[in-house]
RNA sequence: GAAACGAAAAGGUAAACUUGUCGAAAGAUGAGGACACAAAGCCGUGGGUCUAAGGUAACGAUUGUUACUAUGAUUGCCAGGUUGCCGAA
Numbered sequence: 001g002a003a004a005c006g007a008a009a010a011g012g013u014a015a016a017c018u019u020g021u022c023g024a025a026a027g028a029u030g031a032g033g034a035c036a037c038a039a040a041g042c043c044g045u046g047g048g049u050c051u052a053a054g055g056u057a058a059c060g061a062u063u064g065u066u067a068c069u070a071u072g073a074u075u076g077c078c079a080g081g082u083u084g085c086c087g088a089a
Base pairs, nucleotide, nucleotide: 005087006086012037013036017032018031019030020029021028022027035076041082042081043080045079046078047077048074049073050072054069055068056067057066058065059064
């Protein structure tokens, strides 16, 4: 120095929940708060999952019901890409 790995220390992120805002919803985001995290940094690229405003279809008969659908969302579900802190065994 590299790969693999994850003891210690420093520093970092922040689940649930509460609350403000945005959104049709899923969810996002600010503040508080810590369950956890060595990529829980970044990229929705592939799969999975969530939602269904709009659209389509059926039924109904008139502010409707049901089903399907991502162009919405999730990287703290799993892969993939890319960058990266520390250094015991």

c-di-GMP-I riboswitch aptamer from Guptibacillus hwajinpoensis, 89 nucleotides, folded computationally. Of the family's consensus pairs, 95% are formed in the model. NCBI's taxonomy places the organism under Bacteria, Bacillati, Bacillota, Caryophanales, Guptibacillus. The coordinates come from a structure-prediction model, not an experiment, and the mean pLDDT is 83.